Predicted 3D model of a 1684-nucleotide part of an RNA (large-subunit ribosomal RNA, half A) from a freshwater metagenome. The coordinates come from a structure-prediction model, not an experiment, and the mean pLDDT is 81.
Context: one part of a larger RNA
RNA sequence: GGUUGCUGGUGGAUGCCUUGGCAUCGAAAGGCGAAGAAGGACGCGCUAACCUGCGAAAAGUUUCGGCGAGCUGGAAAGAAGCAUUGACCCGGAAAUAUCCGAAUGGGGAAACCCACUAGAUGGAAAGAUCUAGUAUUUUGCACUGAAUACAUAGGUGUAAAAAGCGAGACCCGCUGAAGUGAAACAUCUCAGUAAGCGGAGGAAAAGAAAUUAAAAAAGAUUCUCUUAGUAGCGGCGAGCGAAACGGGAAGAGCCUAAACCUAGAGAUUUAUCUCUAGGGGUUGCAGGGCCAGUUCAUAAAAGCAAAGAAUUUUAGCUGAACCUACUGGGAAGUAGGACGAAACAGGGUGAUAGUCCCGUAAGCGAAAAAAGGAAAUGCUCGAAUUGGUACCUAAGUAGGGCCGGACACGUGAAACCCGGUCUGAAUCAGGGGGGCCCGCCCUCCAAGGCUAAAUACUCAUCGAUGACCGAUAGUGAACCAGUACUGCGAAGGAAAGGUGAAAAGAACCUCUGAUAGAGGAGUGAAAUAGAACCUGAAAUCAGCAGCCUACAAACGGUCGAAGGCCUAUGUCCCUUUUAGGGAAAUGGCUGACGGCGUGCCUUUUGCAUGAUGAGCCAGCGAGUUAGGUUUUAUGGCAAGGUUAAGCAACAUACGUUGUGGAGCCGUAGCGAAAGCGAGCGUGAAUAGCGCGAAUAAGUCAUAAGGUCUAGACACGAAACCAAGUGAUCUAUCCAUGGCCAGGUUGAAGCUCAGGUAAGACUGAGUGGAGGACCGAACUAGUGACUGUUGAAAAAGUCUUGGAUGAGCUGUGGAUAGGGGUGAAAGGCCAAUCAAACUUGGAGAUAUCUUGUUCUCUCCGAAAUAACUUUAGGGUUAGUCUUGGUCAGAUGUUCUACAGGGGUAGAGCACUGAAUCUCCGCGGGGGCAUACCUGCCUACCAACGGGAAUCAAACUCCGAAUACUGUAGAAUAGACCGGGAAAUAGACUGUGGGGGAUAAGCUUCAUAGUCAAAAGGGGAACAGCCCAGAUCGUCGAUUAAGGCCCCAAAUUCUAGUUUAAGUGGGAAAGGAAGUAGAGUUUCUAAAACAGUUGGGAUGUUGGCUUAGAGGCAGCCAUCAUUUAAAGAGUGCGUAACAGCUCACCAAUCGAGAGACUCUGCGCCGAUAAUAUCCGGGACUCAAAACUAGAGCCGAAAUCACGGGUGUAUAAAGAAAUUUAUACGCGGUAGGAGAGCGUAGUAUUUGCGAUGAAGGUAUACCGAGAGGAGUGCUGGAGCGGAUACUAGUGAAUAUGCAUGGCAUAAGUAAACGAUAAAGGAGGUGAAAAUCCUCCUCGCCGAAAACCUAAGGUUUCCAGGGUAAAGCUCGUCUUCCCUGGGUUAGCCGGCCCCUAAGUCGAGGUGGAAACACGUAGACGAUGGAAAACAGGUUAAAUAUUCCUGUGCCGCCUAAAGCGAUAUCGAAGUGGUGACGGAGUAAGUUAAGUGCGCGGACUAUUGGAUGUCCGUUCGGACUCGAGGUAGGUCAGUAGGCAAAUCCGCUGACGGAAUACUGGGGGUCUGACAAGGGGAACGCAAGGGAACCGAUGGCAUAGCGCGAUGCUUUCAAGAAAUAACCACUAGAUGCUGAUGGCGACCGUACCAAAACCGACACAGGUGGGUGGGUAGAAUAUACUCAGGCGCGC
Repeated sequence: GGUUGCUGGUGGAUGCCUUGGCAUCGAAAGGCGAAGAAGGACGCGCUAACCUGCGAAAAGUUUCGGCGAGCUGGAAAGAAGCAUUGACCCGGAAAUAUCCGAAUGGGGAAACCCACUAGAUGGAAAGAUCUAGUAUUUUGCACUGAAUACAUAGGUGUAAAAAGCGAGACCCGCUGAAGUGAAACAUCUCAGUAAGCGGAGGAAAAGAAAUUAAAAAAGAUUCUCUUAGUAGCGGCGAGCGAAACGGGAAGAGCCUAAACCUAGAGAUUUAUCUCUAGGGGUUGCAGGGCCAGUUCAUAAAAGCAAAGAAUUUUAGCUGAACCUACUGGGAAGUAGGACGAAACAGGGUGAUAGUCCCGUAAGCGAAAAAAGGAAAUGCUCGAAUUGGUACCUAAGUAGGGCCGGACACGUGAAACCCGGUCUGAAUCAGGGGGGCCCGCCCUCCAAGGCUAAAUACUCAUCGAUGACCGAUAGUGAACCAGUACUGCGAAGGAAAGGUGAAAAGAACCUCUGAUAGAGGAGUGAAAUAGAACCUGAAAUCAGCAGCCUACAAACGGUCGAAGGCCUAUGUCCCUUUUAGGGAAAUGGCUGACGGCGUGCCUUUUGCAUGAUGAGCCAGCGAGUUAGGUUUUAUGGCAAGGUUAAGCAACAUACGUUGUGGAGCCGUAGCGAAAGCGAGCGUGAAUAGCGCGAAUAAGUCAUAAGGUCUAGACACGAAACCAAGUGAUCUAUCCAUGGCCAGGUUGAAGCUCAGGUAAGACUGAGUGGAGGACCGAACUAGUGACUGUUGAAAAAGUCUUGGAUGAGCUGUGGAUAGGGGUGAAAGGCCAAUCAAACUUGGAGAUAUCUUGUUCUCUCCGAAAUAACUUUAGGGUUAGUCUUGGUCAGAUGUUCUACAGGGGUAGAGCACUGAAUCUCCGCGGGGGCAUACCUGCCUACCAACGGGAAUCAAACUCCGAAUACUGUAGAAUAGACCGGGAAAUAGACUGUGGGGGAUAAGCUUCAUAGUCAAAAGGGGAACAGCCCAGAUCGUCGAUUAAGGCCCCAAAUUCUAGUUUAAGUGGGAAAGGAAGUAGAGUUUCUAAAACAGUUGGGAUGUUGGCUUAGAGGCAGCCAUCAUUUAAAGAGUGCGUAACAGCUCACCAAUCGAGAGACUCUGCGCCGAUAAUAUCCGGGACUCAAAACUAGAGCCGAAAUCACGGGUGUAUAAAGAAAUUUAUACGCGGUAGGAGAGCGUAGUAUUUGCGAUGAAGGUAUACCGAGAGGAGUGCUGGAGCGGAUACUAGUGAAUAUGCAUGGCAUAAGUAAACGAUAAAGGAGGUGAAAAUCCUCCUCGCCGAAAACCUAAGGUUUCCAGGGUAAAGCUCGUCUUCCCUGGGUUAGCCGGCCCCUAAGUCGAGGUGGAAACACGUAGACGAUGGAAAACAGGUUAAAUAUUCCUGUGCCGCCUAAAGCGAUAUCGAAGUGGUGACGGAGUAAGUUAAGUGCGCGGACUAUUGGAUGUCCGUUCGGACUCGAGGUAGGUCAGUAGGCAAAUCCGCUGACGGAAUACUGGGGGUCUGACAAGGGGAACGCAAGGGAACCGAUGGCAUAGCGCGAUGCUUUCAAGAAAUAACCACUAGAUGCUGAUGGCGACCGUACCAAAACCGACACAGGUGGGUGGGUAGAAUAUACUCAGGCGCGC
């Protein structure tokens, strides 16, 4: 380390439980609100927070009832109380009810600010407090009252009403999509749906025929069943889709207008008309009025009014019957004996209770409030008819044209209904309708209105039920959940139940720093029930034990197997026999060694694949439901079958049983139809033909298969549309504020000088312009690097652009999604942009991908054809399965016979191609020729002859197969229905096409295999060879292939070959390799090879040549001697020479040479890790060939035994059994039979002597699975039969489910490299806390103050679990307590800007938009304070001291019409840009001086440090600004003495302002001093205490000035001043008053960035030295050393 077992940890599954949900039924209710709602904020307790309750009368008050002993809520304990004089609690009715909210006095950032009127408290008054009222709109009434006479508009007052909320429900109306479907899309569909808006009610809407029908009639509406998926509509596509009749529920009818009459009023042209009130009157077979008649009745019904019974609701009451024993912690269990029952529903009680408790059946009950509406009372009400008359009977209406909408009906022949627009009737002798229209006929009476029930829904209330869930389920929520948390916002949105019967919740002891944790003790039935608490699985992590493991490799298993350890649900034996004991190895664990063996899923032609998916475990997780339709099975009835809605009875929780015949299907078809009918249609037909009959079974229900409509097996888009939410980011704009060190350059203008006739011009100076220059802050983001699981979801370092401008920035505001904004990049619009975000339509759609959960049995495909906007999808056919029917038909195979063919082959007769040759028409060329013509030709060449060829689109020919038919034999199939899957194929052989007679290429045909097939062989290897696995056997025989070893079987037999390791890769080509066969030549007359010798002469042949002598070249190549010898085979020489060869002889002595064919070998043979037999190895073989004999070898075949399917037969009542025959590989797929889970019904059982669940186990079953036993556990759970289903998981990058691993105790990190060191203290413990010393860093900050924002973080004491990137005694952490003091700071208050709201008003389907008056709204305007001090800590312009100031009020007193005040009116002022900027002056800086201190020093001193301040009175006055007086006056909405305008006088004398200076005077500092008080530490009183100056001079003041410039630079009804209109009191202090809100702390570790984050964040102060400087460097004060 592996495996097994045991014991534990972690974890929280499983089981059991349920306080919570879900669904349904019944009843009741269907609203609340200006009498202030819903919903909140803040409070109320002996109480700190939360929930509940309540409201300053505050966990409550009063009263009326109920109840009857305890009570002060959840919520314990304590304290203090209440209660039989009736508490607490329950119910009815009252009281109170802060603030916000419709919110309503005005305002507003909800829970806040500010008022007015009347009354009250208190006060001199003012300020303050309390109570009530004061919004808007509409309507009524009253009073007033313009332009404009009456009047009206308008105004004022008063009374009533409305508003707002809800339930995401139902109803009516207005507006109105898109995804989708149509396999695209536009009409169409989705759909008048979703959504938005308005309005109402408990229901709403509709409603009493100008209806529906059809020759008969019905008689308002609504709902339901049916009609009917019919009639119809429809790119006649997808789809949409009635109505009447019929059956039911319910049931209800009425009132006006008009004619006419009466009364009143008004108008009038005096005819009449109009209005108001009353009567009258209300319809279609027309009715009414009027006129003239007739009859009946005088009360029933109905309506209305007030009053109101039974009954019901809101508290309650009575309510039967049991004990003992046993087990046990506990009895309700078990046993025994009883009892009740109009009560055995249910719950509780220490386990399972009719008789213990609450209840239940049955019965009873209300002071008060409410519902209810019986009976009685009052009031109102005549009905009908005949005749005549022709008065009335709903007008911008009906209808029409055009355009739309809605009707099932898409413009259609399109009626009927509604709207817009333009028109426009009739009047009962009338009018509408009956689906264009016309006629006849029938029917009804519009243009006014009301109307219950039957119907729809359920936020909330009460009661009940469940083949609903049981904590990942059921609501999101069983628990303090719409909470925590996320987001600017709309909005989104969790997790989390269980000790025990009872807290009896562990006294006490020990360890420890300990409140952590543990061990004892104790409680309890149990503590492995100990609060992290029932059970306590798995992943996972440990400990202990058995076996194995250190020369050995790998899907981790399986088969065999020695050894070691052990002993069972089995076997055997024994006994005390539902149990116990013993024994053995054949059982269990482990297992050396050996054989075989490349996971699972998905997708594929094909996956170990190096193709997909999964870290592991647990839980959850996918063909369902409704309706229609079709088929099958079963059941009922049957020429019939069946009810639907509804109703009734019984139960009353579901429901059960009847009834209900409307309707549907069937019983008859044919035809376009009329129609006819066992026939009909066609047709002239009696014919023929087509469809029928003859040959007749349906229907209803249940279950199952398929299909259609619905989300339709589950998960998954990118998108589209609707309504909202966002400009705290960012873009642009508007309003109002702020900021920009320092340096440089030197425009215009001006002055002076020169110059000119005058100019121009030139020079010097002055001046201070500029989208000017350099460069900080600020802003931007150029380059590089770093960073890239960062310090940071965009930064850091260095560098860089702009930096007075088109500049940057704060605060407030505007613009919104097909929209904004954009110096324009498709940029930005909250880390999101070629169309934001949120919610909804919505489960959009997805010819696509993935996943799809238990078992066994039988059969078993396809990857082809046709068509397809089709090619990875479909439809039909083929192929599969299953049921039935028939097997006379028909299919297949074999044999025989009979056929047609034009392929392979072959051929060249045709069509073409093509080679040689003969002949040579014709042509070319040449010669001859006057012409005719002739001749020649090594040129071309037709036809024809001969020879030899080629063809898919050639055939004189022509098979084998295939195909067709007939007959025989064998065999099995065919048809009609239900259900599919598949329509990506692959390789191999053969025949072809394409390609290159390439491809593991492509495409056909044909066969096989794989696919979907295992086994044997091929080393390994889907497609090749053999062979098709039902199961078992340590049996047998074989196939392919093998037999030396690996490794089963021959080192087998006989004969050859190969020498190359050929075998065991390869071509053209090459080669005396070797073997065989053959042809031919030479050869004992001596061959071939070897050896010895010869190889001569004419002649150096001739020519050529310088030479050429056999041998440069040309010609010739003879002759002689010979055994033989070339006018020479080669080498060689300048040429000769020389050496050879041919040839001859000798020697030797038997075969030798050449060529052809064949077998096996050789070379050719060079590639990247090392190999081209599987390895070892093999050579008369273990290679190759031939013949042969054996053997091995598979899941084939056989044998024996078992299972199962189909068929047949026999037996049996059946279940079933037996026998025989044929079968049993299998993906997609079809069919069948079962297992298990949860619940229900019936029945039968188990359980505290121990259920479920968990855990271990060697038993049973073919399997899914099922038992037994031990341990744990501590209360429920099984069997059988039938039924019902949220019913079975290993995979979905599954689930924002939970837990646990791995990498790994590995690597990285600990967030600016500004830096630490030492000592002491505290403590259990100190790098980290405190104190001290030294060191380092910042110092235009890393210091100080403040706005926003945060919201207690502030201070003190205590603590150390968690947080803090380490530590921690510390903290911005936890606990407890404390802390914020204002007339003069800010707000509020007053005023207005951008903008917002907005009475009336205008516009608009609605919502709403705009906007006048007016109001709100700071970032602006506008009254007033400074210094010092003080407290263990924490506040100070706020407290204290001192000295001031502002506003309001009035007392005394004074003045008073020649006075004073003075508006919502008038005027002024308020009141404004940029740039530049003088003199003067000033300190808070520095230096000197002065006063001090100093353990500063060895000495020295010019050392170091501290302080050197603040007023009052008088006076002087640089500078700045300006007019003033008088008179007139037509303008300033009236007036004005004011302003404006005009005129006259007049000019720095004067007025105002003013930094500061001078004189006098007061307080005060550092320091010294040290009292009181205190044990001490401390504490600090009196008193003393100065040349309080000089120099320098800043960004301050001067300056809201001045100069200059062009782009010409807020408002105000505030405040202030003046003026009148007007009013009558006003002034006045040493007196009174000045409310409310903020005020702590942080300005970065407290804000925005998820963090104690290198980022971001407006304004002010910002010292010294060097320096131009806020640059830079060093450094004060001060703060830090960056939490390893």